Background: SAM riboswitch aptamer (S box leader), 99 nucleotides, folded computationally. The model forms 94% of the base pairs in the Rfam consensus. The sequence was found by an Rfam model in a public genome assembly. The prediction has a mean pLDDT of 84.
RNA sequence: ACCUUAUCAAGAGUGGCUGAGGAACAGGUCCUAUGAAGCCCGGCAACCUGGCGUAUCGCCGAUGGUGCCAAAUCCUGCGGUAUUACCGAGAGAUGAGGA
Numbered sequence: 001a002c003c004u005u006a007u008c009a010a011g012a013g014u015g016g017c018u019g020a021g022g023a024a025c026a027g028g029u030c031c032u033a034u035g036a037a038g039c040c041c042g043g044c045a046a047c048c049u050g051g052c053g054u055a056u057c058g059c060c061g062a063u064g065g066u067g068c069c070a071a072a073u074c075c076u077g078c079g080g081u082a083u084u085a086c087c088g089a090g091a092g093a094u095g096a097g098g099a
Base pairs, nucleotide, nucleotide: 002098003097004096005095006094007093008092013041015040016039017038021031022030023029025077026076027075028074042069043068044067047065048064050060051059052058053057073091078088079087080086081085
């Protein structure tokens, strides 16, 4: 890299270093020297690991393995319905398992 599966409208800094980009892609629209992305510290959460139970699930805890910390996955992308929103898929992100 590939396949399967669960979730994705909540939450998370007045910190330090650094110095110009970033929000997956495309279109839009935003964030950013009142400091982007990255690193450290800090924090949030609860997928796996732990424990209990009425055990396809629920509850507790937060050590370890991740993950995350602007805006609904920022909106849209394809289809349906309907006439401005909703539903489903696709694409993407994260976890777990697999070959």